[in-house]
RNA sequence: UACUCGAAAAGGCAAAUUUGGUGAAAGCCAAAGACGCAAAGUUACCGGUCUAAGGGCAUAUGCCUAAGACAGCGGAACUACCGAA
Numbered sequence: 001u002a003c004u005c006g007a008a009a010a011g012g013c014a015a016a017u018u019u020g021g022u023g024a025a026a027g028c029c030a031a032a033g034a035c036g037c038a039a040a041g042u043u044a045c046c047g048g049u050c051u052a053a054g055g056g057c058a059u060a061u062g063c064c065u066a067a068g069a070c071a072g073c074g075g076a077a078c079u080a081c082c083g084a085a
Stems, first nucleotide, its partner, number of pairs: 005083002012037002017032006035072001041078003045075003048070003054065004
């Protein structure tokens, strides 16, 4: 120095909830907030999960469907602070 790993230190992010906005919804954005996180940084490539405007079927008012969404569901890819054992 690099990899693995995660003690310490410096910091970082921000769940639920509330308010406002946006969207058909899931969700997302901003402010407050802090459950937690060593990648809770980025990426929808794979699996999974959520929603169903539109479309299809059925009319018992329902069922199916992603090109919509989730990176704080798992895998994978890229990048990254610090340096004890």